The RNA shown here (transfer RNA) has 76 nucleotides and comes from a Bacteroidota bacterium. The coordinates come from a structure-prediction model, not an experiment, and the mean pLDDT is 81. It was read from a public genome assembly. NCBI's taxonomy places the organism under Bacteria, Pseudomonadati, Bacteroidota. It matches the Rfam family "tRNA". The family's RNA type in Rfam is transfer RNA.

[in-house]
RNA sequence: CGGGAUGUAGCUCAGUUGGUAGAGUACGCGUCUGGGGGACGUGUGGUCGCUGGUUCAAGUCCAGUCAUCCCGACCA
Numbered sequence: 001c002g003g004g005a006u007g008u009a010g011c012u013c014a015g016u017u018g019g020u021a022g023a024g025u026a027c028g029c030g031u032c033u034g035g036g037g038g039a040c041g042u043g044u045g046g047u048c049g050c051u052g053g054u055u056c057a058a059g060u061c062c063a064g065u066c067a068u069c070c071c072g073a074c075c076a
Base pairs, nucleotide, nucleotide: 001072002071003070004069005068006067007066010025011024012023013022019056027043028042029041030040031039032038049065050064051063052062053061
């Protein structure tokens, strides 16, 4: 430098045909237990990497860009 993949809650990840952003875990609170551990219930937590565009409506489509990873090329 070229090609490809990934980016969504603190962490690991879903998200269908474009139509109210979710699960597990973690965390707060409560219940059970003498307490711990554990189980159950409930709650908090989001600039969907970033910018722009299309659309009545974008995590999803289009363009650009950033980061990480993989492959290749080049130099040594």